[in-house]
RNA sequence: CUCCGAUAAAGGCACAACCGGUGAGAGCCGGUGUCGCAAAGCCUCGGGGCCCUGACUCGCGGGCCGGCCGGGCCGCCGAA
Numbered sequence: 001c002u003c004c005g006a007u008a009a010a011g012g013c014a015c016a017a018c019c020g021g022u023g024a025g026a027g028c029c030g031g032u033g034u035c036g037c038a039a040a041g042c043c044u045c046g047g048g049g050c051c052c053u054g055a056c057u058c059g060c061g062g063g064c065c066g067g068c069c070g071g072g073c074c075g076c077c078g079a080a
Base pairs, nucleotide, nucleotide: 004078005077012037013036017032018031019030020029021028022027035067041073042072043071045070046069047068048065049064050063051062052061
């Protein structure tokens, strides 16, 4: 350094639900919360799922999900 991931150590994040805000909606933000996560850190490149208000448009379009999968980048620790 790479692979790997332990009844190790130090930590981290935050499902559902509830409260407040925001959006048309999927959803997002903050607080409470603690289901879980070795990347549950970041990125829509591919797949997949979800949403469709006004105008345009009529789905070959726009948006959302990184805690759906794959991929890319960065990263703590060091048993076997």
This is a predicted structure of an 80-nucleotide RNA (c-di-GMP-I riboswitch aptamer) from a Deltaproteobacteria bacterium.
It matches the Rfam family "c-di-GMP-I riboswitch aptamer". Its family is annotated with cyclic-di-GMP binding in the Gene Ontology.
The coordinates come from a structure-prediction model, not an experiment, and the mean pLDDT is 83.
It was read from a public genome assembly, where an Rfam model found it.
NCBI's taxonomy places the organism under Bacteria, Pseudomonadati, Myxococcota, Myxococcia.